Predicted 3D model of a 1498-nucleotide RNA (small-subunit ribosomal RNA) from an uncultured bacterium. Its Rfam family is "Bacterial small subunit ribosomal RNA". The coordinates come from a structure-prediction model, not an experiment, and the mean pLDDT is 84.
[in-house]
RNA sequence: AGAGUUUGAUCCUGGCUCAGAUUGAACGCUGGCGGAAUGCUUUACACAUGCAAGUCGAGCGGCAGCGCGGGGCAACCUGGCGGCGAGCGGCGAACGGGUGAGUAAUACAUCGGAACGUACCCAUUUGUGGGGGAUAACGAAUCGAAAGAUUCGCUAAUACCGCAUAAGACCUGAGGGUGAAAGCGGGGGAUCGCAAGACCUCGCGCGAAUGGAGCGGCCGAUGUCGGAUUAGCUAGUUGGUGGGGUAAAGGCUCACCAAGGCGACGAUCCGUAGCGGGUCUGAGAGGACGGCCCGCCACACUGGGACUGAGACACGGCCCAGACUCCUACGGGAGGCAGCAGUGGGGAAUUUUGGACAAUGGGGGCAACCCUGAUCCAGCCAUUCCGCGUGAGUGAAGAAGGCCUUCGGGUUGUAAAGCUCUUUCGGCAGGAACGAAAAGGCGGGCUCUAACAUAGCCUGUUCAUGACGGUACCUGAAGAAGAAGCACCGGCUAACUACGUGCCAGCAGCCGCGGUAAUACGUAGGGUGCGAGCGUUAAUCGGAAUUACUGGGCGUAAAGCGUGCGCAGGCGGUUUUGUAAGACAGAUGUGAAAUCCCCGGGCUUAACCUGGGAACUGCGUUUGUGACUGCAAGACUCGAGUGUGGCAGAGGGGGGUGGAAUUCCACGUGUAGCAGUGAAAUGCGUAGAGAUGUGGAGGAACACCGAUGGCGAAGGCAGCCCCCUGGGUUAACACUGACGCUCAUGCACGAAAGCGUGGGUAGCAAACAGGAUUAGAUACCCUGGUAGUCCACGCCCUAAACGAUGCGAACUAGGUGUUGGAGAAGGAGACUUCUUUAGUACCGCAGCUAACGCGUGAAGUUCGCCGCCUGGGGAGUACGGUCGCAAGAUUAAAACUCAAAGGAAUUGACGGGGACCCGCACAAGCGGUGGAUGAUGUGGAUUAAUUCGAUGCAACGCGAAAAACCUUACCUACCCUUGACAUGCCUGGAACCCUGGUGAGAGCUGGGGGUGCCCGAAAGGGAGCCGGGACACAGGUGCUGCAUGGCUGUCGUCAGCUCGUGUCGUGAGAUGUUGGGUUAAGUCCCGCAACGAGCGCAACCCUUGCCACUAGUUGCCAUCAUUUAGUUGGGCACUCUAGUGGGACUGCCGGUGACAAACCGGAGGAAGGUGGGGAUGACGUCAAGUCAGCAUGCCCCGUACGCCUUGGGCUACACACAUACUACAAUCCUGGGGGCAAACGGCUGCAACCUCGUGAGAGCAAGCCAAUCCGAAAAUACCCAGGUCAGUGCGGAUUGUAGGCUGCAACUCGCCUACAUGAAGUCGGAAUCGCUAGUAACCGUCGGUCAGCAUUACGACGGUGAAUACGUUCCCGGGCCUUGUACACACCGCCCGUCAAGCGAUGAGAGUUGGCUCUACCCGAAGCCACUGGCUGAACCGUAAGGACAGAGGUGGUGAAGGUGGGGUCAGCGAUUGGCGCUAAGUCGUAACAAGGUAACC
Repeated sequence: AGAGUUUGAUCCUGGCUCAGAUUGAACGCUGGCGGAAUGCUUUACACAUGCAAGUCGAGCGGCAGCGCGGGGCAACCUGGCGGCGAGCGGCGAACGGGUGAGUAAUACAUCGGAACGUACCCAUUUGUGGGGGAUAACGAAUCGAAAGAUUCGCUAAUACCGCAUAAGACCUGAGGGUGAAAGCGGGGGAUCGCAAGACCUCGCGCGAAUGGAGCGGCCGAUGUCGGAUUAGCUAGUUGGUGGGGUAAAGGCUCACCAAGGCGACGAUCCGUAGCGGGUCUGAGAGGACGGCCCGCCACACUGGGACUGAGACACGGCCCAGACUCCUACGGGAGGCAGCAGUGGGGAAUUUUGGACAAUGGGGGCAACCCUGAUCCAGCCAUUCCGCGUGAGUGAAGAAGGCCUUCGGGUUGUAAAGCUCUUUCGGCAGGAACGAAAAGGCGGGCUCUAACAUAGCCUGUUCAUGACGGUACCUGAAGAAGAAGCACCGGCUAACUACGUGCCAGCAGCCGCGGUAAUACGUAGGGUGCGAGCGUUAAUCGGAAUUACUGGGCGUAAAGCGUGCGCAGGCGGUUUUGUAAGACAGAUGUGAAAUCCCCGGGCUUAACCUGGGAACUGCGUUUGUGACUGCAAGACUCGAGUGUGGCAGAGGGGGGUGGAAUUCCACGUGUAGCAGUGAAAUGCGUAGAGAUGUGGAGGAACACCGAUGGCGAAGGCAGCCCCCUGGGUUAACACUGACGCUCAUGCACGAAAGCGUGGGUAGCAAACAGGAUUAGAUACCCUGGUAGUCCACGCCCUAAACGAUGCGAACUAGGUGUUGGAGAAGGAGACUUCUUUAGUACCGCAGCUAACGCGUGAAGUUCGCCGCCUGGGGAGUACGGUCGCAAGAUUAAAACUCAAAGGAAUUGACGGGGACCCGCACAAGCGGUGGAUGAUGUGGAUUAAUUCGAUGCAACGCGAAAAACCUUACCUACCCUUGACAUGCCUGGAACCCUGGUGAGAGCUGGGGGUGCCCGAAAGGGAGCCGGGACACAGGUGCUGCAUGGCUGUCGUCAGCUCGUGUCGUGAGAUGUUGGGUUAAGUCCCGCAACGAGCGCAACCCUUGCCACUAGUUGCCAUCAUUUAGUUGGGCACUCUAGUGGGACUGCCGGUGACAAACCGGAGGAAGGUGGGGAUGACGUCAAGUCAGCAUGCCCCGUACGCCUUGGGCUACACACAUACUACAAUCCUGGGGGCAAACGGCUGCAACCUCGUGAGAGCAAGCCAAUCCGAAAAUACCCAGGUCAGUGCGGAUUGUAGGCUGCAACUCGCCUACAUGAAGUCGGAAUCGCUAGUAACCGUCGGUCAGCAUUACGACGGUGAAUACGUUCCCGGGCCUUGUACACACCGCCCGUCAAGCGAUGAGAGUUGGCUCUACCCGAAGCCACUGGCUGAACCGUAAGGACAGAGGUGGUGAAGGUGGGGUCAGCGAUUGGCGCUAAGUCGUAACAAGGUAACC
C1' cells in the first nucleotide's frame, strides 16, 4: 500500500465483499510448564448458610460468665486483681466495599465566583468555678407462643439541667443585653488533711474563640447523543416588595403587585444513555467504546418521610405504604447479598460457602490490643499478554510402509532406524529466602518539670512478629526419557495430486463450485500457515476520499427548488483616524494520579513493576502588536441607483373592429350518388344528398409576412386599431454616495388536464355507440359523438415546468452569421466599410471532462450565497402532519430483498432502419415434384428380434460400391471358459492325411497312416506347427463424438481473415481494410497517418478447344498394288494415339475515363478479355457428424456385455414423409428397315462363330492378359407400315401356369424367360425443385459392388439439342458502408403486466390487551409545619397557688400509595383486507428495447 465482483471487452460511477488491528468474549477440536493480569456484558431477578463495624473499664454504675487472689471446715462468700456479657455514656457507624436502575442536567469535564459549614487534625488566645434533679442496668411483679412490653422500687457518670464568670463571639434602639465547660489517668519534694485527698505537675479530655489545612454545600460561563413525521412551552411561571426558612445566595416558601420568561443559535416533548481521566482503531483529522484501575455522581426490595448527628434524608439505622418470602399457639411478628463466598433462575457465557490480619490502609483505644470478605495471599478457568519446552549432531541401503506414476520412477525424506551427545521444563531427593521494621524492652541526649514522675523528639542496643510457604531460588542423581495440535491448499491468498460422489450428498467471506475425468464436496497422501494453541461466530475501528474539516460531487451516472421578489442569516468596493472583540506573540496559573511516549532501574529475559523527564494539542489571567476581519467616526466614485434625449419589441391588462375558411339555415340550378379506406362497411342521399349560385346565422382561430427573428423571471406571447401599463437597451452629461450580492422560513406568479358557479358551443374531441381489422381487438383505421376546448369569477400548483446546466461578479485566443442601438469614414444617392455596445446562433485555441462533449452566453480559472445527492428494488409508497370542494399535492420512512442497478464509448450480431452490390435469389423461360402404380430410404406402430448410427437447409436411393446362409453387430435355442485371436511358462506330440459313430450343427467320441528342418560325434538343444495344464491376460460393433485424434459436412469458391512497425485514443479499440473509381475478386488505380507483409483471390496442376515437332503398332489409308474386308504389300501425308513445345498478354487500333486503373467497340485469331470444365475450400462458425471404418483416454462386462453353432430377424404393415423410376399417350405406341458414338471392363474372366430352345438359356468352342480378341445390339433421330383418341394395340402393377440361371440351400427372401391376366393412372390442390449453352430437356452405353441379384441407386461416357434474362421493386442467401439497440447463449435475443401456487416481511382493520404520561376530583399513611381551651410533666422562677417551657392528645395544612372520570402517546394481538418482495422449467397475451412493427417518454 491494496484486491475480488456489473461487461464479449473498455473507461467511469457505484455498492457489496476480503486481506489488518482489537475484545471482560463464547463455541468446536486439541492441550506440557511457569510468570503477570482479568473473570455475570444477560434478570437493579429471588435468595438458604456463614462472615463483611466495631471499639473504649484511662467516662459510669456494676459484675452474668472465665481465670487468679483473699476469707471460710465446707456449702459458699468476696470486684481485691486479670479482665468483662448485658446496660448507661463517648467516638465510629455518612469511611471503606458493591452496582449503574435512574439521570440529557438538581449530572460530568474545564475555567471562574461569593453568601457558607466543618467532628477528628494543626497553630494561637483563653477558660475548665460551684451546684441540682433524674434514669437504664439491677431487684420485684405482670402480660405475651414469640418478638417484645408494662408497672413499682434503687443507683452512677465525660448522660441531663440551672447558677457564676465572658477576652473574643452573637444581638442591639449603640445605652446595653445574651450565651460555656467534665472530668479521667500517671507521678510527686515541701505544706495541709484521720483518710480519701487537697495542692503541684505531666498527659489525655472538655468549653469559648481566631486562623489554617483538608473535606463538603451553593452559584456562573463553556462543552456534552438521536428525532422537527415533537413548534410552540410556561401560573410559582418571570420579576419586584415584604415576611418565613436554610450553614449559606436564591420563588427555596408564602402574601401582595406587575406580566413577564424560554424558543429554528431548536424551547417543549419522545427515544437512548451514568460522566470524565482514558481504551480500541486510524498517517492524522476523526470514528466507536467507558469492563479492570483512578476521580465525580446516583442508587441500596419498590415508593414516601423525617429523626440522630459535624456530616445522612443513611446498603448491613428508624417510621409509613406496597409487593414478595419466612415464623406463628392465628392473637401477632420477622426480613431485604447492586458487601465476600455461595444457591436457584436467566443465559452462548463468567471462579472458592479458602487462608491471614504477616504487610499496606481504616475505626476505636493512652497503650497493649481488638475489629476489618478493605487489603494481602492462595484456589479455579489457555480468558488475555509474556516467556520456555516437547531435544541436538551425525546418518543414503535414499530401508520398510503410505501415496502418486508416463511403470522408468517420483515423493514422504536426513525424516525414521542406527551411532554420538545434552538435560531446560516436568518427576524424585536435599538445602532454602527477600518481603520485617516500626511498635515493644533496656540505655544515652534534648524539651516540659521543683523533679531522671510522665510524655514527646533524636539516637544506641536488644527481642518478638510471615497468611503466602518449605513457595521463589540453589544443588544432586537418573533418563530422550513424560510433553503437538489446529486451520487451510479455485481466485482474492502462501499451499496439488489420487480415489469416492454425480446439480445428489455437500461447500461458500465475495466471485462461485457439484449434472461421470471436481486442485472448490468427502477421504487419503503431500504441501502451506500459525503453534499450546488453532479455527469459527459476535462486535468495533480501518481499508471507505463510501458523509469528503483535513478530503467528494450535482449537462447525460444519485443530485439545480418550475420561476421570481424578499425579512432573518452569510458575504461585501476605495481611503483616513481611532478602538482592540476576533487574530498573532510573550509571561503566568491550571490542565490530579495512573495511562501513552523518551531515558534509566528491578524481577535470569519478557509481559509486569518502578524513578525521572516530556507530553496532556485545553481553559483562565496578564502584557504587547495593530497588517488583516469586526466595531465607531469621516471622506471618495469605479459597484448600485436617479434624472435627460432617443430606439426596438407576438411583454401584460382592457375595449373595439376585419377578412378568409369550416359548419348550419333559407332559396335557386341540378341528378344519383356522396363520403370513407390498404380494401371495405357503418354514415349521408330520390322526403333530392354531394356539386354549384345567392343571402343569412354563429363560434373559434388569425394563412401569407414568419426567420437558427423579437419580447418576457419562468409558464408563455402572433389579424388590425385605441386606452392603461411593466421591463430592456443606447448616447452624453448631471446627481446620490456602497444604498450591494445571495437568500432558510415567507410571499407572488405558474402550460395542459381537472374542480365549482354562470354563460357560450362553429370546428376538434376523452368517455360512449356503431363499422372494420384480428385467433381475440375493451386498440391502431373509419362513421358519429358528450364532457372539455372558448368567456367571467374562484380553486388546483403539477410537467421530459429541459439548456435535463441555480443566481451574481471578475479573468482567459479567435472566426462566421443574425437582431436592436450609437459613432466614424467613403459615396451625388441607393448604400458600403470600420469601431463599439446589448442580445441570439454556429465553428473553434488553451483548459476541463469517464467519455460524449463544453469552450468569453463555459461544463475553463476563481470568489460569495442558496438548493440538492450518497447502491438497486421496496417507494416518491405507508403512517403522521400541512394544504385542497374533490382529484390529489407537499413533507417523507421502515421491515424485507438483490450483488448488482447505472453512465459514456468499443467490437460484433440483429432491425417488419437507410445507401450500394452480388448469386438460377426473384423475374423471363424450359422441364419436373406434390395426384397414380410399383421401387428405395425414413418415421410410426408392430415384434422374441424387427441390430446400430444419420434428424431443418447441411438426416431420409444417407453409412450400405449390392442382408437367402455368410455378412450380422439383433432374437431364440444348444454349447465353450486362458477362450475364435496375441505374448510369456510347464508338459506331450512332428505337422499332416485317411476313415467311423452320434448330434440340427457347433461339438463330443473312435480307428488307421505318418515321423520332417537347423546345430551337434552323441546326449541333447533350437525354430515352426498341433494338443493338454496353471496364471498373467485375451476379447467386447458395451458407454461417453459433450474427454479426444483423424476424417467429413456447412456457411462458401463467399471475398474475406489477420499481422509487424508507426500514428490516434486513459482504454476496449481505431487506422491500415475507410473514401473516389473499377473488378468475378481486399482485382487493380488514385487519394489518404500510414508504410509494408501473411493466409485467402488470381496464376502455377489436370482435362478440353488450335497449331507445330517427335513417334508410327494393335491405329490410319492420300498416292501405288491387292482383298469379301486396311485383308496384305507399301506408306506415316491425313485421322488418331501420347509425349514435347507454341498460342491469348487488354499485346494492337478507336472511344469513354482523371494523362490512372479499367470499361465499351473493333481488327487479327482455332480461341478475347479468368476461352469451357475440374482439382484446389482462408480466419473461423455450428460442443455439426462419426468411439459402428480406424486409432484412443476414462468407465463397465469378464462361466459373459466374450466365443462357437442352428434356425429366425434386419425384407413384417392401418398409416405418414422423402427421393428417384415408369406412365397417363399421336412431338405417341407397336412391327420392320438401314445408319452414326464415346468411355469402360475382361483369366476364379470376357467369350465370338456354330447347334438346340418361342425365350431366359444350354451345349460345343475360336480368340484375347487386350488401340490386336470379346462384352457390343448404341438409342433418340431417319425411312416404311399399322394403331386414330378409347382406359385404347396407351399404361404396365398384380396374379396364375410353365420354365431358365446362380448357389450347400431361392419357403420366409433372389434374378430372368414364355404364355395368360391387364390394377391405378386421362397431366396432378395448397405448395415446391432444377437449369443461363453444348447447358436444360430427351436418348442410350459402360463400370464398381457381385456366386447370384440395380432398364429405377451411385459413378463415368457420348448422341440429339433448345427457350429466356426487361430488369433488381419484391422473396431467400451473401458482401461492404452507415444508423438505432435495454441484444452478446447475440431476435429461435431481451422483456412487461394480470392470474394461479408456495414462502416472507409490512400497511389498513370492528376491536382487544398492556406500558408510559397529563389532567380533574375522592380518600389520605408515616412524617414535618402551624394552632391548641382541656390533660400530663423531676430540674428553672416563685414561700405557695401558679408560671415559663415541654410532651402526649386534638384540629388544620401538606402529603406517598390507592380509587374514579377524561385525554395524549407507544407497543402487542386481531376476523378480514391492500399492495410489496422472493421462488429452473404454470396460464393469458406482447407493452418496451430496431422506425419493436401505432416513435418512445413526462